Order: sequence, then structure tokens, then C1' cells
RNA sequence: CUCAUCCAGAGGGGUGGAGGGAUCGGCCCUGCGAAGCCCCGGCAACCAUCAUGGAUGCUCAUGCUCCCGUGCGCGGAUUCCCGCCGCCGGGGCCCCGUGACAGGUGCCAAGUCCGGCCCGCGGCCAGGGUGGCCGCAGGGAAAGAUGAG
Repeated sequence: CUCAUCCAGAGGGGUGGAGGGAUCGGCCCUGCGAAGCCCCGGCAACCAUCAUGGAUGCUCAUGCUCCCGUGCGCGGAUUCCCGCCGCCGGGGCCCCGUGACAGGUGCCAAGUCCGGCCCGCGGCCAGGGUGGCCGCAGGGAAAGAUGAG
């Protein structure tokens, strides 16, 4: 930088001694002990592995110089073999799911705790003004996190 996901899930002990929840605001957590570090335990999002179901069509989009075949064709050899970016059939990878596992990464208060920018819906206020405030498990964006590349 690109892509995917983010309303699910899962905490004890030791050490430490005042912060933590990215940022700003809110609201929370915290001397009944924060962060950090160590040990043990757990969770299962992504990747890997294994099992299993589906799809494999129209299209210049869906592909593979992958594997198998006592199927066919062609060529070469001539004793049963070899070759073919030939065909056909089957399978695999790839694609969409489900389950198992816990190897890699990650994670184990609150939805990424909520909001911030734009839009929608509802309410209230103001009323020569195109607004302000509040609410919504409404939508989108941004930012962030995690994974894969």
C1' cells in the first nucleotide's frame, strides 16, 4: 500500500504501584490495586491442516504447461513402451459454506465502550431564517485494530 473482517467468544496468579480504555469530547474501569513485565489458563476472527456439502453456466468474465485413466486420436519405437500448450472422462487446486483442530498470528470490561464528518427518521426550541439541541441496536465515510498478501 491492497483486500477481508470488527453487535460472537474467552481470566486467574505473581510482580509492580497510578494510571488505563489509540486520538479529542463523553462515559466508564482502577488502592476491593491501573499500565508494563512474568507464569498458567482460556477464546477461535484470519491463515495453515484435516473432514464434509454446494457451485463449476451464459459470457472476450471461470482459470490451471496440476494428477489419474487396460477411453480415443496422432507421432515415434517395435514386444506391450514413450511423447503430444491433442480430444474425452474422472479427480484436485481455485470459488461459496459447515465442522474439527489449536500449528502461526491475534485476542480474553463495556459493539472498535459511544460519539466526532456527511445523510436519513423522530422530538423539542427559535422563528426573516435554510438553524440549534436531543434521541435512533438507522445508513455511509474517516480513523483505528486484527489478519492475509
Molecule: SAM riboswitch aptamer (S box leader)
Organism: soil metagenome